[in-house]
RNA sequence: GCAGAGUAGGCCCGAGCGCGUUAAGUGCCAGCUGGACGGGGAGUUGCCGGUUGGACGAAAAGACACGAAUCUUGCGGUGAGCGGGCCGCAUCCCGCUGC
Numbered sequence: 001g002c003a004g005a006g007u008a009g010g011c012c013c014g015a016g017c018g019c020g021u022u023a024a025g026u027g028c029c030a031g032c033u034g035g036a037c038g039g040g041g042a043g044u045u046g047c048c049g050g051u052u053g054g055a056c057g058a059a060a061a062g063a064c065a066c067g068a069a070u071c072u073u074g075c076g077g078u079g080a081g082c083g084g085g086c087c088g089c090a091u092c093c094c095g096c097u098g099c
Base pairs, nucleotide, nucleotide: 001099002098003097004096009087010086011085012084013083014082017079018078019076020075021074028054029053030052031051032050033049034048035047039094040093041092042091060073061072062071063070
């Protein structure tokens, strides 16, 4: 000098377990606030979360049953975990592996 590896995290798929269907959750906007960001250092206008407020917004059907409850099939840009795949250090400096 050239090539490469590896993080947090994000997305998709799969099987199962839940939650909601009395509308929470998801997604959007704003305020406050916390955190993480290859092995080391720095670190954003990028990333993730907590909290408060706001706007928008929905798919139920059946079985059993006196009813309540329960169950089944759906539905929700639904939750966390598991398995698989893809993307991936914002950026800067140094380092690691091969040549």
Molecule: THF (Tetrahydrofolate) riboswitch aptamer
Organism: mouse gut metagenome